[in-house]
Context: one part of a larger RNA
RNA sequence: ACGAACGUUGGCGGCGUGGAUUAGGCAUGCAAGUCGAACGAGAACUCGCCGUGUAGCAAUACACGGCGGGGGAAAGUGGCGAAAGGGGCAGUAAUGCGUGGGUAACGUACCCCGGGGUUGGGAACACUGAGGUAAUACUCGUAAAUUCCCAGCGAUCUGGUUGAGGGACAUCUCUUGGCCAGGAAAGAUUUAUCAUCUCGGGAGCGGCUCACGUCGUAUUAGCUAGUUGGCGGAGUAACGGCCCACCAAGGCUAAGAUGCGUAGCGGGUGUGAGAGCACGACCCGCGCCACUGGCACUGAGACACUGGCCAGACACCUACGGGUGGCUGCAGUCGAGGAUCUUCGGCAAUGAGCGCAAGCUUGACCGAGCGACGCCGCGUGUGCGAAGAAGGCCUUCGGGUUGUAAAGCACUGUCGAGGGGGAGGAAGGCCGUAAAAUCGGCUUGACCUAUCCCUGGAGGAAGCACGGGCUAAGUUCGUGCCAGCAGCCGCGGUAAGACGAACCGUGCGAACGUUGUUC
Numbered sequence: 001a002c003g004a005a006c007g008u009u010g011g012c013g014g015c016g017u018g019g020a021u022u023a024g025g026c027a028u029g030c031a032a033g034u035c036g037a038a039c040g041a042g043a044a045c046u047c048g049c050c051g052u053g054u055a056g057c058a059a060u061a062c063a064c065g066g067c068g069g070g071g072g073a074a075a076g077u078g079g080c081g082a083a084a085g086g087g088g089c090a091g092u093a094a095u096g097c098g099u100g101g102g103u104a105a106c107g108u109a110c111c112c113c114g115g116g117g118u119u120g121g122g123a124a125c126a127c128u129g130a131g132g133u134a135a136u137a138c139u140c141g142u143a144a145a146u147u148c149c150c151a152g153c154g155a156u157c158u159g160g161u162u163g164a165g166g167g168a169c170a171u172c173u174c175u176u177g178g179c180c181a182g183g184a185a186a187g188a189u190u191u192a193u194c195a196u197c198u199c200g201g202g203a204g205c206g207g208c209u210c211a212c213g214u215c216g217u218a219u220u221a222g223c224u225a226g227u228u229g230g231c232g233g234a235g236u237a238a239c240g241g242c243c244c245a246c247c248a249a250g251g252c253u254a255a256g257a258u259g260c261g262u263a264g265c266g267g268g269u270g271u272g273a274g275a276g277c278a279c280g281a282c283c284c285g286c287g288c289c290a291c292u293g294g295c296a297c298u299g300a301g302a303c304a305c306u307g308g309c310c311a312g313a314c315a316c317c318u319a320c321g322g323g324u325g326g327c328u329g330c331a332g333u334c335g336a337g338g339a340u341c342u343u344c345g346g347c348a349a350u351g352a353g354c355g356c357a358a359g360c361u362u363g364a365c366c367g368a369g370c371g372a373c374g375c376c377g378c379g380u381g382u383g384c385g386a387a388g389a390a391g392g393c394c395u396u397c398g399g400g401u402u403g404u405a406a407a408g409c410a411c412u413g414u415c416g417a418g419g420g421g422g423a424g425g426a427a428g429g430c431c432g433u434a435a436a437a438u439c440g441g442c443u444u445g446a447c448c449u450a451u452c453c454c455u456g457g458a459g460g461a462a463g464c465a466c467g468g469g470c471u472a473a474g475u476u477c478g479u480g481c482c483a484g485c486a487g488c489c490g491c492g493g494u495a496a497g498a499c500g501a502a503c504c505g506u507g508c509g510a511a512c513g514u515u516g517u518u519c
Stems, first nucleotide, its partner, number of pairs: 001517002004515005011378006017371002024334003028331003033080003038077002045070011087289003096214008106206003111202007119151005129140003157182011187194002215261003222252003227249004232244002264286004268279004291312005314325004342368001344367003350364001351362004381411004391402004415460001417455005424448002428443005463508005468489003474503005484491002
């Protein structure tokens, strides 16, 4: 010093922090949705008209049905998001990380800036529905669109070819001309806007690549056939044995290759005068993983934690034909363990997704709960009060000490308890109001609280370890190499300052000791 544990003890608050072991298995709930200002269809409810029936003489009331309007639940098509946020450290000794470069070898949805545009036609898959199954499947039929397909126009874009001028590092690259080929679009609305296609630039983000640094072991000395290089191709956003055919025989290594073991890396953390040594919890950056292994699809981006397929282990359901699942998200449970929390509240704030917006969602987050686990702060009273009560302990029996300590007297009111107020955390949003500004009104706090007032009364609040030396602090009794102590030296065999108890003292104090680990 610690993400600690254990023992004894335990008043309050603030700020932090809490599954380090079995990357063992998981019941249950929640953790990714949103948009009706893209689309069809449209339940409940409701308004109007018409018809029929019942009651009534009638006006009218009620019920049912039809038509039209409002309304908009659940499900669906479509868009965006779901690749972020959250968790863990299994693997990885280099496909990682750190520092500094390169990319004349590259990509980029949303965002910002600038230029130019949007003509026609057609169609399918779903949900609801029907059949069918134990169930999931499966079959049939059917709509629109910002969905999909076809055609057309078309540029500064892309590819090829050909001129001129500049640059570079071989392949190349920049500017400006000619010709050929290719490729685009979508609308919605409250008329304010928001979307859509294409080109160029930017920002941010990423891919690839180079140099250097990055644990132990030589009781591991040789390793390597896509291996090393070339030519040509495939593939990729892009370079490359990344992959393939052919050709050559290379490449790494004592400055430690290869093997084995261990390990996420860094900013940092602990310690130390420093050099160094040890570590990598929380927080931040990067990487990797998502039951185990493999694979691709979609997409700007994944080989995708709560998407898909296959195989395996495990678990569950079954009508035995077959299906379903993945907490290393937040809580919680079992197990193992010396050991690590609530199946809590809220979207009020900050942020994220969607939406024109209102808003919706958000176990991110903000808060509360539990644990002296850590650090810090406060309190458990204050003043006076005897040559000094009682009791305890010691005694040379005179006394000494506990000790102003208590009692007693006079006060105070921190913290805690009960009650009442309360700024602030709130910026925004809506309306007047029609675009901005301004002004006015209304409204948003889960939770916390600075601080103030009232009530009451010393009341509710002190322990732990040690006392032979190291090391601050000693006497008596008991025990008798026994019982025991102990970090080291060592103590105990009849006067033990070292064991046990008492009194007294010393140290720290809501803690004090012990154990473990590091310096």

A computed fold for a 519-nucleotide part of an RNA from an uncultured bacterium, annotated as small-subunit ribosomal RNA, 5' domain.
The RNAcentral record of the full RNA draws on ENA, Greengenes and SILVA.
The prediction has a mean pLDDT of 81.